[in-house]
RNA sequence: GGCGGCAUCGCCAAGUGGCUAAGGCAGAGGCCUGCAAAGCCUCCAUCCUCGGUUCGACUCCGAGUGCCGCCUCCA
Numbered sequence: 001g002g003c004g005g006c007a008u009c010g011c012c013a014a015g016u017g018g019c020u021a022a023g024g025c026a027g028a029g030g031c032c033u034g035c036a037a038a039g040c041c042u043c044c045a046u047c048c049u050c051g052g053u054u055c056g057a058c059u060c061c062g063a064g065u066g067c068c069g070c071c072u073c074c075a
Stems, first nucleotide, its partner, number of pairs: 001071007010025003018055001027043005048064005
């Protein structure tokens, strides 16, 4: 330098055009308990950034940024 993949909550991770979004862990509040632990209930998302397409975008397209992999070149 070329090609490809990935980016969703603090962490992991589902969602692939139609209610701005499952679940687990962590965290906060509560119930329970003599105190805890365990268990139960509730809460916790500007979907990496910008632009485009569309009635409608986490989802499709383009550019950028970051990470990973492969190839090539140089040494």
This is a predicted structure of a 75-nucleotide RNA (transfer RNA) from a Candidatus Hydrogenedentota bacterium. Its mean pLDDT, the model's own confidence on a scale to 100, is 80. Its Rfam family is "tRNA". By type it is a transfer RNA. The sequence was found in a public genome assembly.